[in-house]
Transfer RNA from Candidatus Gracilibacteria bacterium CG17_big_fil_post_rev_8_21_14_2_50_48_13, 81 nucleotides, folded computationally.

RNA sequence: GCCCAGGUGGUGAAAUUGGUAGACACGCCGGUCUUAGGAACCGGUGCCUAUGGCGUGGAGGUUCGAGUCCUCUCUUGGGCA
Numbered sequence: 001g002c003c004c005a006g007g008u009g010g011u012g013a014a015a016u017u018g019g020u021a022g023a024c025a026c027g028c029c030g031g032u033c034u035u036a037g038g039a040a041c042c043g044g045u046g047c048c049u050a051u052g053g054c055g056u057g058g059a060g061g062u063u064c065g066a067g068u069c070c071u072c073u074c075u076u077g078g079g080c081a
Base pairs, nucleotide, nucleotide: 001080002079003078004077005076006075007074010026011025012024019064027045028044029043030042031041032040046054047053048052057073058072059071060070061069
């Protein structure tokens, strides 16, 4: 230099051919239980100026609608020379 794959809450990850972003698990918070803790079980858990708005590495574009498609770019891993 060229080619391929990835980047989504605190963490690991889903989102089925563009149609409610964060299911599920872990973690965390509260509770039940316990002398106390662990385990188990129950409930909750993105952000904000909060009847609403924003959020998928960053910036644009297409579309009624984009994590998903297109362009540029940053970054991680792999391959070729």
Rfam family: tRNA. The family's RNA type in Rfam is transfer RNA.